[in-house]
RNA sequence: GUCAGAGUAGCUCAGUUGGUUAGAGCGCGGGACUCAUAAGCCCGAGGUCGUGGGUUCGAUUCCCACCUCUGACA
Numbered sequence: 001g002u003c004a005g006a007g008u009a010g011c012u013c014a015g016u017u018g019g020u021u022a023g024a025g026c027g028c029g030g031g032a033c034u035c036a037u038a039a040g041c042c043c044g045a046g047g048u049c050g051u052g053g054g055u056u057c058g059a060u061u062c063c064c065a066c067c068u069c070u071g072a073c074a
Base pairs, nucleotide, nucleotide: 001073002072003071004070005069006068007067010026011025012024013023019057028044029043030042031041050066051065052064053063054062
């Protein structure tokens, strides 16, 4: 340099042939339980869905460019 894949909560990831509230597990905070702790139970906080533009009534999802990471080839 060319091609392919990935980027969504603090971490690991799911999601959608575009549609009305964006989710799980772990972690974090609180509650209840217990003599107390742990486990299990209940509740909660936490997201500009990598960045910018385009298409559309509507974009996490489609298109383009860029950024970062990974792999293959040169």

A computed fold for a 74-nucleotide RNA from a Candidatus Moraniibacteriota bacterium, annotated as transfer RNA.
Rfam family: tRNA. Its family is annotated with triplet codon-amino acid adaptor activity in the Gene Ontology.
Taxonomically the source falls in Candidatus Moraniibacteriota (Bacteria, Bacteria candidate phyla).